Model confidence (mean pLDDT): 81 of 100. The RNA shown here (transfer RNA) has 71 nucleotides and comes from a Pseudomonadota bacterium. It matches the Rfam family "tRNA". The RNAcentral record of the sequence draws on ENA.
[in-house]
Parts: sequence; structure tokens; C1' cells
RNA sequence: GCGGAUGUAGCUCAACGGUAGAGCGCCACCUGUCCAAGGUGGAGGCGGAAGUUCGACUCCUCCCAUCCGCU
Repeated sequence: GCGGAUGUAGCUCAACGGUAGAGCGCCACCUGUCCAAGGUGGAGGCGGAAGUUCGACUCCUCCCAUCCGCU
């Protein structure tokens, strides 16, 4: 220098172009003599920019980061 893959919640991962979810974790409450376990509720996120579209995590372009391969 070229090509490919990945980027979503604190962590690990989902999500036909049509309200962004799960498990674990965190917070509050309930149960419980206390702890653990259990129950209920809550906070918290689409790597950045531009474009297409009535509507974009999703499609297009560029950039950034990580990983892999080629030279």
C1' cells in the first nucleotide's frame, strides 16, 4: 500500500428498512432475624460524518479503532 471481518448497555451478545432487546452486572423496594437465594420495578446504549428513504442499528460513501490475510 491492497483486501476482508468486526464496532449496539458496565461485560458477553441479538435485532426483515417500521417503538433498540436478552443474560450477567448496577440501583431501589418486597420477602427474609441477618447474609445468600428468590420476587417486583428502575437507570443505562446503536464508533463519527454525509447521503438515499415517508422512515436507517440495518442500504450507499468517506473517516476512525481493533483483528486477520496479501504485498